[in-house]
The part of an RNA shown here (small-subunit ribosomal RNA, 5' domain) has 529 nucleotides and comes from a Sphaerochaetaceae bacterium. NCBI's taxonomy places the organism under Bacteria, Pseudomonadati, Spirochaetota, Spirochaetia, Sphaerochaetaceae. The prediction has a mean pLDDT of 83.
Context: one part of a larger RNA
RNA sequence: GAACGAACGUUAGCGGCGCGUUUUAUGCAUGCAAGUCGAGCGGUGCGUGGCUUCGGUCACGCAUAGCGGCGGACUGGUGAGUAACACGUGGAUAAUCUGCCUUGCAGUCUGGGAUAUCCCAUGGAAACAUGGAGCAAUACCGGAUGCGAAGCCUCUGGCGCUGGCCGGGGGCAGGAAAGGGGCCAAGGCCCUGCUGCAAGAUGAGUCCGCGUCCCAUUAGCUAGAUGGCGGGGUAAAGGCCCACCAUGGCGAUGAUGGGUAGCCGGCCUGAGAGGGUGAACGGCCACAUUGGGACUGAGAUACGGCCCAGACUUCUACGGGAGGCAGCAGCAAAGAAUCUUCCGCAAUGGACGAAAGUCUGACGGAGCGACGCCGCGUGAGCGAUGAAGGCCGCAAGGUUGUAAAGCUCUUUUCGGGGGGAAGAAUAAUGCCGGCAGGGAAUGGCCGGCGGAUGACAUCAACUCCGGAAUAAGGUCCGGCUAACUACGUGCCAGCAGCCGCGGUAACACGUAGGGACCUAACGUUGUUC
Numbered sequence: 001g002a003a004c005g006a007a008c009g010u011u012a013g014c015g016g017c018g019c020g021u022u023u024u025a026u027g028c029a030u031g032c033a034a035g036u037c038g039a040g041c042g043g044u045g046c047g048u049g050g051c052u053u054c055g056g057u058c059a060c061g062c063a064u065a066g067c068g069g070c071g072g073a074c075u076g077g078u079g080a081g082u083a084a085c086a087c088g089u090g091g092a093u094a095a096u097c098u099g100c101c102u103u104g105c106a107g108u109c110u111g112g113g114a115u116a117u118c119c120c121a122u123g124g125a126a127a128c129a130u131g132g133a134g135c136a137a138u139a140c141c142g143g144a145u146g147c148g149a150a151g152c153c154u155c156u157g158g159c160g161c162u163g164g165c166c167g168g169g170g171g172c173a174g175g176a177a178a179g180g181g182g183c184c185a186a187g188g189c190c191c192u193g194c195u196g197c198a199a200g201a202u203g204a205g206u207c208c209g210c211g212u213c214c215c216a217u218u219a220g221c222u223a224g225a226u227g228g229c230g231g232g233g234u235a236a237a238g239g240c241c242c243a244c245c246a247u248g249g250c251g252a253u254g255a256u257g258g259g260u261a262g263c264c265g266g267c268c269u270g271a272g273a274g275g276g277u278g279a280a281c282g283g284c285c286a287c288a289u290u291g292g293g294a295c296u297g298a299g300a301u302a303c304g305g306c307c308c309a310g311a312c313u314u315c316u317a318c319g320g321g322a323g324g325c326a327g328c329a330g331c332a333a334a335g336a337a338u339c340u341u342c343c344g345c346a347a348u349g350g351a352c353g354a355a356a357g358u359c360u361g362a363c364g365g366a367g368c369g370a371c372g373c374c375g376c377g378u379g380a381g382c383g384a385u386g387a388a389g390g391c392c393g394c395a396a397g398g399u400u401g402u403a404a405a406g407c408u409c410u411u412u413u414c415g416g417g418g419g420g421a422a423g424a425a426u427a428a429u430g431c432c433g434g435c436a437g438g439g440a441a442u443g444g445c446c447g448g449c450g451g452a453u454g455a456c457a458u459c460a461a462c463u464c465c466g467g468a469a470u471a472a473g474g475u476c477c478g479g480c481u482a483a484c485u486a487c488g489u490g491c492c493a494g495c496a497g498c499c500g501c502g503g504u505a506a507c508a509c510g511u512a513g514g515g516a517c518c519u520a521a522c523g524u525u526g527u528u529c
Base pairs, nucleotide, nucleotide: 001529002528003527004526006525007524008523009522010521013376014375015374016373017372018371019369020368021334026332027331028330030329031328032327035070036069037068040067041066043064044063045062046061047060048059049058050057051056077287078286079285087211088210089209090208091207092206093205096204097203101200102199103198104197105196106195107194108193109143110142111141112140119132120131121130122129123128151172152171153170154169155168156167157166158165159164179192180191181190182189183188213259214258215257220250221249222248225247226246227245228244230242231241232240262284263283264282265281266277267276268275269274289310290309291308292307293306312323313322314321315320340366342365343364344363348362349360350359351358352357379409380408381407382406389400390399391398392397414466415465416464417463418462423456429450430449431448432447433446434445435444473518474517475516476515477514478499479498480497484513485512486511487510488509494501495500
C1' cells in the first nucleotide's frame, strides 16, 4: 500500500447491488418447511334432482378418514468427522445397475382367496391395542400364452479378446400383465395406464495413474495381515467374507504413530514466481441428539421414516408414553460480534394430477444492520467598508476570509399530490388453417388469432406545487509524514507505531486559534499478502 463474513470508538442525509452466529455439531417454547391423485377402490357425510310399496333406491355435485399409486433418496441446512481414491485431473468397467422420459417390437387371456376404513364388542389415563362378522380394487396369489431375451445340454460362422458383440440349427425346463376415461352408427374407435424385450438419454456404483498440510524430540509396522486354490455374497471386480495351503506385504522416495484440516472452481495479495485462504455463488463428499442396525424401494443404510441402546427434555391416573430446528423465522446460553416468530406462490423451478388445481420458509419479494462496494446530496452565482467577534502582535497590522451578512437563481434531495410501464409467458378453453389415421363421432399432431392471473406496490420512472429549505463529520499537524503558533502544566498530569517527548519559554502532554488529509464516513484493533 492492498484486502476483510470483521469488531470497537466518534459521527451520520438518501438510493442501487451484495452480505449478515467465523463462538456452543450447545439446548430449544411456538408456528410453518412434503405432499398429491375420486379419471385406481369400496364406503361415509352434506346438497340437488328422478323413482318409490315411504322401508328405501338411482343419478349428479362438493368434501374426504381408509386401502392403493407416485413422491417423501429431490430441494433446503451444516462442516462434526475425514490425510482418505475424500477431493482435483485423466482414464477403465469385456466387472455393473438405472424409476420417471424418448424410440422400436410383441402383448394386455382366464380364475381365486383375503384385508383396512365401516359395524359389533373388549382393554387402556393416554399413546394405542385386541377379538368377531362382513365388503372392494391399477392391492395380493394361481393358470394360459412366450416374439424376443435369460438358464442348462449340444453342433456351428464372423468380428473381438477377462464373463463381449452379430448370427444359424436341435433338445429340455421355466418366467408376464390391470385397468380407468371419452365418443359411438353398439360393430368398434381414441386417450391414458399395465406387461415382456431391445436401444437411447440421464443418474449412480466400482477400480486405476498422477497431485493433495505439519512433526523423525514418531523408525520400524502388519495375522485376514500378503498371495494362491475352492466356495459364499453383491447389480458388480475383489480377503468383501469363509475353509484349506504358502509366508508373505509395507518402510528414510518416510511406513506406522501423533497433530491439524472437509476438497475444488475460486477469493485476497503480488510485476510475476509465489504466499495466504476455502465466507457468499457453483461442483463433489460427509453428517442429521450420541452409537449401532436393517426394512421398503429403481435409488437410502433415509434431516422433518422404522427398530435397539445411551444422555437429555417432557406427559402420566405410576401401569406406561412422547420428542429431536446443522430447514425458515424465533428463544436461551456463549461471545468483541451477526437480522423479521414478515408477504406471496404473480414469476422461475419441483412433487402429484388427464386437467382445473393443490402443496412448496425452494424461490420471488419486503423488513432490520454504513457490514461492504458504487452513486448522489448537504446548494449555485455575485458579493471588500476586507463588517463584527475570535486568535496572534508592544504597535502598525496580520489571519479566520468571499468566508458571513446582503442580492439574484436553482430544486437533485425533502414534504405533499397526480396518473402510472415492464416483470404475463400462457393454462383451461373458443375460433381458423393444415396434417396423419379411422366407416362416423370424440380424440391426436402442427401453426395462427382470442383468452384469466401481480406478493412486491402507498413500487420504479415521469409529472405538478412548496421552500435554501431536511442533511458534516472524523483523525492528524517533532521526524518517518502533508500540516504551527499562543497559553496552561513542570519527569507531574500525560503521549507513544518506531525513534522518543515532559525536570519553567514543550511546534511531541492539555486547551484555543490556525492548518493538513479523508469524507457519510473517519480513526483504532485483529488477520493475510